[in-house]
RNA sequence: AGAGUUUGAUCCUGGCUCAGGACGAACGCUGGCGGCGCGCCUAACACAUGCAAGUCGAACGGAGCUUUCAACGGAAGUUUUCGGACGGAGAGGUUCGUAGACUUAGUGGCGAACGGGUGAGUAACACGUGAGCAACCUGCCUUUCAGAGGGGGACAACAGUUGGAAACGACUGCUAAUACCGCAUAAGACCACAGUGUCGCAUGGGACAGGGGUCAAAGGAGGAAUCCGCUGAAAGAUGGGCUCGCGUCCGAUUAGCUAGUGGUGAGGUAACGGCCCACCAGGCGACGAUCGGUAGCCGGACUGAGAGGUUGAACGGCCACAUUGGGACUGAGACACGGCCCAGACUCCUACGGGAGGCAGCAGUGGGGAAUAUUGCACAAUGGGGGAAACCCUGAUGCAGCGACGCCGCGUGAGGGAAGAAGGUCUUCGGAUUGUAAACCUCUGUCUCAGGGGACGAUAAUGACGGUACCCUGGGAGGAAGCCACGGCUAACUACGUGCCAGCAGCCGCGGUAAAACGUAGGUGGCAAGCGUUGUCCGGAAUUACUGGGUGUAAAGGGAGCGCAGGCGGGAAGGCAAGUUGGAAGUGAAAUCUAUGGGCUCAACCCAUAACUGCUUUCAAAACUGUCGUUCUUGAGUGGUGUAGAGGUAGGCGGAAUUCCCGGUGUAGCGGUGGAAUGCGUAGAUAUCGGGAGGAACACCAGUGGCGAAGGCGGCCUACUGGGCACUAACUGACGCUGAGGCUCGAAAGCAUGGGUAGCAAACAGGAUUAGAUACCCUGGUAGUCCAUGCCGUAAACGAUGAUUACUAGGUGUGGGGGGUUUGACCCCUUCCGUGCCGCAGUCAACACAAUAAGUAAUCCACCUGGGGAGUACGACCGCAAGGUUGAAACUCAAAGGAAUUGACGGGGGCCCGCACAAGCAGUGGAGUAUGUGGUUUAAUUCGAAGCAACGCGAAGAACCUUACCAGGUCUUGACAUCCGGAUGCAUACCUGUAGAGAUUACGGGAAGUGCCUUCGGGACACUCCGAGACAGGUGGUGCAUGGUUGUCGUCAGCUCGUGUCGUGAGAUGUUGGGUUAAGUCCCGCAACGAGCGCAACCCCUAUCGCUAGUUGCUACGCAUUUAGUUGAGGACUCUAGCGAGACUGCCGUUGACAAAACGGAGGAAGGUGGGGAUGACGUCAAAUCAUCAUGCCCCUUAUGACCUGGGCUACACACGUACUACAAUGGCCGUAAACAGAGGGAAGCAAAAUCGCGAGGUGGAGCCAACCCCCAAAAACGGUCUCAGUUCAGAUUGCAGGCUGAAACUCGCCUGUAUGAAGGCGGAAUUGCUAGUAAUCGCAGGUCAGCAUACUGCGGUGAAUACGUUCCCGGGCCUUGUACACACCGCCCGUCACACCAUGAGAGCCGGUAACACCCGAAGUCAGUAGUCUAACCGCAAGGAGGGCGCUGCCGAAGGUGGGAUUGGUAAUUAGGGUGAAGUCGUAACAAGGUAGCCGUAUCGGAAGGUGCGGCUG
Repeated sequence: AGAGUUUGAUCCUGGCUCAGGACGAACGCUGGCGGCGCGCCUAACACAUGCAAGUCGAACGGAGCUUUCAACGGAAGUUUUCGGACGGAGAGGUUCGUAGACUUAGUGGCGAACGGGUGAGUAACACGUGAGCAACCUGCCUUUCAGAGGGGGACAACAGUUGGAAACGACUGCUAAUACCGCAUAAGACCACAGUGUCGCAUGGGACAGGGGUCAAAGGAGGAAUCCGCUGAAAGAUGGGCUCGCGUCCGAUUAGCUAGUGGUGAGGUAACGGCCCACCAGGCGACGAUCGGUAGCCGGACUGAGAGGUUGAACGGCCACAUUGGGACUGAGACACGGCCCAGACUCCUACGGGAGGCAGCAGUGGGGAAUAUUGCACAAUGGGGGAAACCCUGAUGCAGCGACGCCGCGUGAGGGAAGAAGGUCUUCGGAUUGUAAACCUCUGUCUCAGGGGACGAUAAUGACGGUACCCUGGGAGGAAGCCACGGCUAACUACGUGCCAGCAGCCGCGGUAAAACGUAGGUGGCAAGCGUUGUCCGGAAUUACUGGGUGUAAAGGGAGCGCAGGCGGGAAGGCAAGUUGGAAGUGAAAUCUAUGGGCUCAACCCAUAACUGCUUUCAAAACUGUCGUUCUUGAGUGGUGUAGAGGUAGGCGGAAUUCCCGGUGUAGCGGUGGAAUGCGUAGAUAUCGGGAGGAACACCAGUGGCGAAGGCGGCCUACUGGGCACUAACUGACGCUGAGGCUCGAAAGCAUGGGUAGCAAACAGGAUUAGAUACCCUGGUAGUCCAUGCCGUAAACGAUGAUUACUAGGUGUGGGGGGUUUGACCCCUUCCGUGCCGCAGUCAACACAAUAAGUAAUCCACCUGGGGAGUACGACCGCAAGGUUGAAACUCAAAGGAAUUGACGGGGGCCCGCACAAGCAGUGGAGUAUGUGGUUUAAUUCGAAGCAACGCGAAGAACCUUACCAGGUCUUGACAUCCGGAUGCAUACCUGUAGAGAUUACGGGAAGUGCCUUCGGGACACUCCGAGACAGGUGGUGCAUGGUUGUCGUCAGCUCGUGUCGUGAGAUGUUGGGUUAAGUCCCGCAACGAGCGCAACCCCUAUCGCUAGUUGCUACGCAUUUAGUUGAGGACUCUAGCGAGACUGCCGUUGACAAAACGGAGGAAGGUGGGGAUGACGUCAAAUCAUCAUGCCCCUUAUGACCUGGGCUACACACGUACUACAAUGGCCGUAAACAGAGGGAAGCAAAAUCGCGAGGUGGAGCCAACCCCCAAAAACGGUCUCAGUUCAGAUUGCAGGCUGAAACUCGCCUGUAUGAAGGCGGAAUUGCUAGUAAUCGCAGGUCAGCAUACUGCGGUGAAUACGUUCCCGGGCCUUGUACACACCGCCCGUCACACCAUGAGAGCCGGUAACACCCGAAGUCAGUAGUCUAACCGCAAGGAGGGCGCUGCCGAAGGUGGGAUUGGUAAUUAGGGUGAAGUCGUAACAAGGUAGCCGUAUCGGAAGGUGCGGCUG
């Protein structure tokens, strides 16, 4: 960075698709290790269980436990008078006891408003950014100042009683405090008052001093010092609250919204404020209010060159929420996730009376889903809460587990190793490839395994991670590779299978028997612990274009004007400084990105520094824009003087013509058409003359002439009226341009009302045409066309080209005006405005445009973004209606389209040719027969050929054979080829008999006996037989796999190339043009110059002559001879067959461009390629042939091969082609004879003479391997007869008798004689051949062949007619034109109808959702009121009061209820159009002049395309 895809090809427009990157991903296949990250995107669904917020005993009273002390108690022992006394240990115990340690339910303090989760709501000051608060609050923390005096009353705990299943209470009584409450003090704060002075952007804020009023406090620990607390105030810090500028999605098919909206005053709040209330009257909105939809916002992330686009997981900031909705309490802070109250839904417990609960904390469960983890360890670190501290708590956090989910790194070995192993695959069978790959040898140890040591993280102690990272030693290549692709895009190819099937596919597209596209295999390519697929986003896409697009014809200029808002705007000097530019400052959190440096072995990852488009403030500048005033005249306008005009409106007038009416003349037709008919006319038409009526339109002039904004405007006159142009330069002094909405005008058709109606004329009627004809043509004819008034508002309303301004070569017409020159209306020069053509630069995809731009620039508006669906649906607005304006989506396609090119085609044009027509001659089509084909039949009727260009064709000849077909009978290495083994070196070979249909098989008989080499010993080849397998064989398939051959256009004159030039290109030029020719033949011209294949010529035959030669041919003069050129002789002639000559428009004349050439003439045997043949360009028809042959692939292999007998190819209601014979007198028959050819053939042959037979033919055999012999004419001519008949025409058919060939003529041959004697009397529509030795007619020969010819191929005999000419039919050539065709008109293509499927609209309705509104009810609760009730602190001696609680009431108030609308979904009988489909029915509308030019608007009619009317356009 591009690529594929519209076409036969090209350029362009334009969509679709691909290659890249990314992901919180999922799915398929696969899976070794480690590091760092990440992990419910769906149901803000429901949750079992455990944990996630506590802590302080140094605030307090208790309680418990334990210890010390004390008291009680009193052992051993000693002693004794036996009563006791002394003794006082140790154990256990007791106590309103004392002291200490520990634990902690409660009171109290702090925390619980942090941390953690989620993204439902929210389009908002929610967020971002930058400001502001002189309108505010702030616990803990820091600093400073000041203080802490003296009292009081309670309530928990606790005890007792008591309710309840429980949760949880109730009552009575006792009690402490850093809990609660007065009083004192008041630096200070606050409140009101009054004063000084200062500051500020307004309200207003500090400062100072004055008196008055109000307001504080708590203690604890300690031996102490002291420490921790407490109160008031000020300041800071932190955290919050509020306000504002700017930014922040889609929809106008949401355009109006709003009674809290704005102001004033009270209230309320920490504070401003409609936050709330009373009064007043406004406010927001096209710069998008309101409404609807969607959405947490940002730092950032992904992508991109950037600008942008998309996105908001993880990390970080802010916000919102915590089952749904409402509410307040406490507090520094909440309207509070793990607090309270109420209502709703749900779940659980229950003794049915009542209660309990809230994982969007961490794990985990169910559910949903394509899909997302452990009910783990630890507070060691970091941080948080409490505490004086120890310490406690912490699912924050640190770690571990699971998951290839992502990023990064590493490995799966390295070196050597050719017999290029085996195996696989392919193969042209030679080999190639897998492939140094493996094996094998030598090594290494990253990962791994085993053993040992062992951290940092905590510089003393304390380590969940963790015996982890890391290090050392040892073992051994051992344990570790897949996935996708391979037609093009896009790197990578073969085989087999399949056969439009199965399947693939991102786009184009593959698959119908040789698939590199399906499936498999081998190979190859790519990536790699991953690889593919799917989904989404950006890119490519300049395909929404700011950077960076367009609008004549591709999509796209509004039908036109006026004009509000808006946008843009002339010259000069000056002021300001909003935009603009520069400097400085603040901010732009951190992380990320980028740059640099550093740390983990590297990297990912981490750390540090720098940088970071914006916003704000300030200083400065003043060129440009802006703004303010001043000024100018060239833009614009006004005035004046002229001027052209179908400009508009109204009124009047005029003549021509059509029609009608009256009258005259006049008579049989008129009219109409391609031709007719309907129609009119003897009741007098048409025609013609005169008169009249009425309506509509204005010939000539008339002109790419004029006017108008467009639509549009045309007789003449008058009135009113708009605009333009030129000149002048007096006036104004930028007053201008454009113009969303808006307003006005707006052809035709149409609508409404009322008139009018001559002509024309939708509809309609009739007549034609036609398969039909709802059309084209004709005859009629109503709306309408006309007028007035009103509506409609659309057209191909077009220059398919918006308006305005400026600039950029010319030439030539035309309309209007001015100036110059001039005697001058002429002519000429010049200038302004308009209107055309040509043309340069430039532009354009091309066509084209080109001063009237589609060029170069500027401003403003409108519009476009693939085709179809569709200018449709729904909604809204307008309209009387018709309808108009605005204007989608689902679905569907990979194109739709523009310009140009080459062809082909045209019921387009021009030129030209051809037996193409015409002019002629003879036919075919009718008959019979022959032959081929179709069809039918059949056991088989073998196969092929199919318009011309199949059909007397393959087949130059089917009785058997041929033969491929059928029936039956047989063979299986085979009828035929090669190879191998064995045998014999020949044999079951050959001849013959029997059986059999035969092939063959079986059994007999007979004869002959061996080729080659030899060193003669033999060998082994040929040949034959037997055997086994390789193989043979196939007229089986595919001519659409092929070669070769052939037909055809067409013996038509064409088809191409090189170089050059032109064109972006396909292509063009040459090859076109003017002449000419049979010809692209030749000449001339020309951006072409040359060349090739074709044409022509060269070749053959034929026509004339010469030379040479003279047998088998010939015989003239002169000879001889004979029946006979027979023989001698001769080369003259004919002829034969070789070589030459000759014809070239060469000569003359005319025409022509002085050319080519044409015409005429001379000469000549022949005259303009003399006649004929051979010769067939590039190509077309998937033309024909696999059955001539060859051949790929497929198929059969005791058969689809081979052999044999018989049958069939010869069938026969019928249809067609090609021929023969006829229908007769230009003839038939008979006779005469002296008739006359050419070209061929001949040995398994031609056969003479002679002879037999009526004849076919037989006998016979001379001659001839051929200029020698043989096969050989008929028509014609002459004479006779027949006399127009189904005949003396014609000969089919059939009987009888014969002949020939052949083993064999039954199916199924040919010929002869005789007899029989059918159709047929010249042929409908239609159609063929032929232009001179031709047609026609007559016979002859040959090939094939045993036999068989009406066929075929040749040969000669006799021998015409006609061609004016190119209008028409057919075919062809060249040029040109149109095209929507390119499989190329046998093309393409439109609409209805029928069927199937799909999405959508309408639809009686039905079922939901949403947000408001109105009313009802009204929980909790704040606020307000209230004295029903209760009441410790304060006051009071008391009564009582102040204050408070409960209760009650009121306002507000969630949920709920009712209601009518709105809006948005789903669904629905039925219905409407649309799309797609193998392709069915009806027509043929469009593309060519598409057969009636097409199209646009409108109206009307019709099965349908469509037709017609009116107006418009040229596409």

This is a predicted structure of a 1515-nucleotide RNA (small-subunit ribosomal RNA) from Ruthenibacterium lactatiformans. The RNAcentral record of the sequence draws on SILVA. The coordinates come from a structure-prediction model, not an experiment, and the mean pLDDT is 83. It matches the Rfam family "Bacterial small subunit ribosomal RNA".